[in-house]
RNA sequence: UCAGACGGCUGGAUGGCUGCACUUCGCGGGUAACCGCGGGGUGAGGAAAGUCCGGGCUCCACGGAGACACGGUGCCGGCUAACGGCCGGCGGGGGCGACCCCAGGGAAAGUGCCACAGAGAACAGACCGCCGGUCGACUUCGCCCUUUUGGACGAAGCUGGCAGGCAAGGGUGAAACGGUGGGGUAAGAGCCCACCGCGCGAGCGGUAACGCAAGCGGCACGGCAAACCCCACCGGGAGCAAGACCAAAUAGGGGCGGCACGCCGGGCAACCGGCAAAGCGGGUUUCCGCGCCGCCGCCCGGGUCGGUCGCGCGAGGCGUUCGGUAACGGGCGUCCCAGAGGAAUGGCCAUCCAUCGCCGAAAGGCGUGGACAGAACCCGGCUUACAGGCCGUCUGACCCU
RNA sequence: GGCGGGGUAGCUCAGCGGUAGUGCAGGGGAAUCAUAAUCCCUUGGUCGGGGGUUCAAAUCCCUCUCCCGCCACCA
Numbered sequence: 001u002c003a004g005a006c007g008g009c010u011g012g013a014u015g016g017c018u019g020c021a022c023u024u025c026g027c028g029g030g031u032a033a034c035c036g037c038g039g040g041g042u043g044a045g046g047a048a049a050g051u052c053c054g055g056g057c058u059c060c061a062c063g064g065a066g067a068c069a070c071g072g073u074g075c076c077g078g079c080u081a082a083c084g085g086c087c088g089g090c091g092g093g094g095g096c097g098a099c100c101c102c103a104g105g106g107a108a109a110g111u112g113c114c115a116c117a118g119a120g121a122a123c124a125g126a127c128c129g130c131c132g133g134u135c136g137a138c139u140u141c142g143c144c145c146u147u148u149u150g151g152a153c154g155a156a157g158c159u160g161g162c163a164g165g166c167a168a169g170g171g172u173g174a175a176a177c178g179g180u181g182g183g184g185u186a187a188g189a190g191c192c193c194a195c196c197g198c199g200c201g202a203g204c205g206g207u208a209a210c211g212c213a214a215g216c217g218g219c220a221c222g223g224c225a226a227a228c229c230c231c232a233c234c235g236g237g238a239g240c241a242a243g244a245c246c247a248a249a250u251a252g253g254g255g256c257g258g259c260a261c262g263c264c265g266g267g268c269a270a271c272c273g274g275c276a277a278a279g280c281g282g283g284u285u286u287c288c289g290c291g292c293c294g295c296c297g298c299c300c301g302g303g304u305c306g307g308u309c310g311c312g313c314g315a316g317g318c319g320u321u322c323g324g325u326a327a328c329g330g331g332c333g334u335c336c337c338a339g340a341g342g343a344a345u346g347g348c349c350a351u352c353c354a355u356c357g358c359c360g361a362a363a364g365g366c367g368u369g370g371a372c373a374g375a376a377c378c379c380g381g382c383u384u385a386c387a388g389g390c391c392g393u394c395u396g397a398c399c400c401u
Numbered sequence: 402g403g404c405g406g407g408g409u410a411g412c413u414c415a416g417c418g419g420u421a422g423u424g425c426a427g428g429g430g431a432a433u434c435a436u437a438a439u440c441c442c443u444u445g446g447u448c449g450g451g452g453g454u455u456c457a458a459a460u461c462c463c464u465c466u467c468c469c470g471c472c473a474c475c476a
Base pairs, nucleotide, nucleotide: 001397002396003395004394005393006392007391008390009389010388012352013351014350015349016348017347018346020043021042022041023040024039025038026037027036028035029034045372049383050382052381053380054379055378056377057239058238059237060236063288064287065286066285067284068283070235071234072233073232074231075089076088077087078086079085090104091102092101093100094099105230106229110228111227112224113223114222127170128169129166130165131164133162134161135160136159138157139156140155141154142153144151145150178196179195180194181193182192183191197219198217199216200215203212204211205210243309244308245307246306253300254299255298256297257296258295259294262275263274264273265272266271279292280291281290302475303474304473316335317334318333319332320331321330322329323328353370356367357366358365359364402472403471404470405469406468407467408466411425412424414422419456427443428442429441430440431439449465450464451463452462453461
């Protein structure tokens, strides 16, 4: 200098004019709620987003314990309120490297699937092929009989059938039951041997995942669990339109379904009051307990659509120090930092800083105009979107000293 | 604001690991004097986009995008 890797910060600045929301102070009005005027303070984000996880909070008051079902997570250790998050380590893969990626438990518990092609797809198989045997046809040679163009026997070659041996080679496939070399054999084959791979593994190191590994075994054990499943761990459900209070208004009206349909007192009856066996009450169920007296579910109807709280001091921010490799935790100091409710945080002007376009050799000039996006109960994460700018650490190549 | 369901041919829907299909519509033919109905043949697909698991994905998993539906209080 060029090319990269990782981590972090920022994502317009200043001033003026004029609006909006909340809050506070003063003055005035009003019995009060509140209203008007004037001044001050505060007013979006790193993702406020998607709602993908985890909590706080609130209700369902089915409160507690257990089992099943369902859902989720999945190497090991740690952090945390918790997590599917984060940190550190292990294993596998990629890159020359800095470094990056991995839903990464179990397939020698069980079940299932592996289409097409192919001979054979999971205690696999034999299409072409290789090999010896046997039977037959043909050719050549040898020898014998006859001596005629012939016949018998044997050997070799070639070809076809039969019953076998083999799995080396070809071929199919995503995947073919270890690979390479040598020996061996009729041909072959872990059949045997060497090396590599694989499995078991005494012992050693590590909290663990796991690593190293003497020795043993001719190889037995294909893949898929983001298929069912097994193992370990976790989870009750709903969500601020949760929920609480005040005010107003209306008919506690009708239909369907499920389970249950006992006793006592009063009353002529309709019905009223009480008890609680049964019944009902979180997805099912068991036990203990609690609630209701009919309970639960669905549908059609009636009324209102006003106000207050929940609602921001919090697993809070910033600085510093200590412990820890780190995530994180402890101490000390300091700060108070949006709370609307159809929903505020806006608009205009000036100067500057970036971006982009044009002109110019350059200095510079002219124009343009600010990325993604916007709180709605809150917090911790993940994921996704994002113009541009700045900083730090590290790697590789080239050049110079 | 919160919660649920879905996206497959022009339309409506199946298919849930192994060559993407039904009905209607479109095109051609038969039949009819002609049209409709009817019968026969046929065209047409980034399975919403991207990534992952797998030999193989419309299907299983993750993520993004679009569409639809429900949820107020009182008696």
Molecule: RNase P RNA; transfer RNA
Organism: Reyranellales bacterium